A computed fold for a 62-nucleotide RNA from Methanolinea sp., annotated as Fluoride riboswitch aptamer (crcB RNA motif).
[in-house]
C1' cells in the first nucleotide's frame, strides 16, 4: 500500500414520528412495492415486525 476476515460508531430495511426486538449494509454499501393491453392503466401498505401517536382510507353507531 493492497486484498481478506472480524469488530465499532454509523446508516438503510416501497411516504411522518417514539420505543422494543429483527435482519441488512457499514460507503463504488443497505434502499428505491406489485400487476399491466405500456395506455393520461390497475392493485396493497404510513410497520422489516410489534406498540402507540399523527395522517389517510372504507364501515357502522352516537
Nucleotide at each position: 500500500g493492497u486484498u481478506a476476515u472480524c469488530c465499532a460508531a454509523g446508516g438503510c430495511g416501497a411516504u411522518g414520528a417514539a420505543g422494543u426486538c429483527c435482519g441488512c449494509u457499514g460507503u463504488g454499501a443497505a434502499a428505491a412495492g406489485c400487476c399491466c393491453u405500456c395506455c393520461u392503466g390497475g392493485c396493497u401498505g404510513a410497520u422489516g415486525a410489534c406498540u402507540u401517536c399523527u395522517g389517510u382510507u372504507c364501515u357502522g353507531g352516537c
The sequence was found by an Rfam model in a public genome assembly. The source organism's lineage runs through Archaea, Methanobacteriati, Methanomicrobia, Methanomicrobiales and Methanolinea. Its mean pLDDT, the model's own confidence on a scale to 100, is 80.